[in-house]
RNA sequence: GCGCCGUUAGCUCAGCUGGUAGAGCAACAGCCUUUUAAGCUGAUGGUCACUGGUUCGAAUCCAGUACGGCGCA
Numbered sequence: 001g002c003g004c005c006g007u008u009a010g011c012u013c014a015g016c017u018g019g020u021a022g023a024g025c026a027a028c029a030g031c032c033u034u035u036u037a038a039g040c041u042g043a044u045g046g047u048c049a050c051u052g053g054u055u056c057g058a059a060u061c062c063a064g065u066a067c068g069g070c071g072c073a
Base pairs, nucleotide, nucleotide: 001072002071003070004069005068006067007066010025011024012023013022019056028042029041030040031039049065050064051063052062053061
């Protein structure tokens, strides 16, 4: 330098053929318990890496950029 893959909640990851952004864990509150842990319940938490484009509508499609990984040279 070229090609491919990845980037979504604090962490690990889903998200189908474009149509309301989700799960588990953690943290928080409550219940239970003499207390802790375990268990149960609840609520919270998002610029979907960034900038543009297409579309009535984009996490999703297209282009570029950044970061990370793999391969080739």
Molecule: transfer RNA
Organism: bacterium